[in-house]
Annotation: A computed fold for an 84-nucleotide RNA from a Nitrososphaerota archaeon, annotated as transfer RNA. Rfam family: tRNA. The prediction has a mean pLDDT of 81.
């Protein structure tokens, strides 16, 4: 230099082909249970604004297409593998 795979909330992953509500598990926090733990079970768990209701933003980064983009297109950064 060329080819292929990958980057998703604290961690691990699904979702991408075939555009339409940010999904599951772990971990963590709280409630229930218990004499106390553990186990089990329920709820919550990215960011900003707000008294709340709610609104907005977020899928490596920056653009583009579209009514609508994690998903399609372009550029680019990083990681893994192969070829030379």
């Nucleotide at each position: 230099g060329c080819c292929g795979g990958g980057g998703u909330a604290c961690c691990c992953a699904a979702g991408c082909c075939u555009g339409g509500u940010a999904u599951g598990g772990g971990g963590c926090a709280g409630g229930c249970c218990u004499g106390c733990u553990a186990a089990g079970u329920c709820u919550g768990u990215g960011g900003g604004c707000g008294a709340a209701a709610g609104c907005c933003c977020u899928c490596g980064u920056g653009g583009g297409u579209u009514c609508a983009a994690a998903u399609c297109c372009c550029a680019u950064c990083c990681c893994c593998g192969g070829c030379g």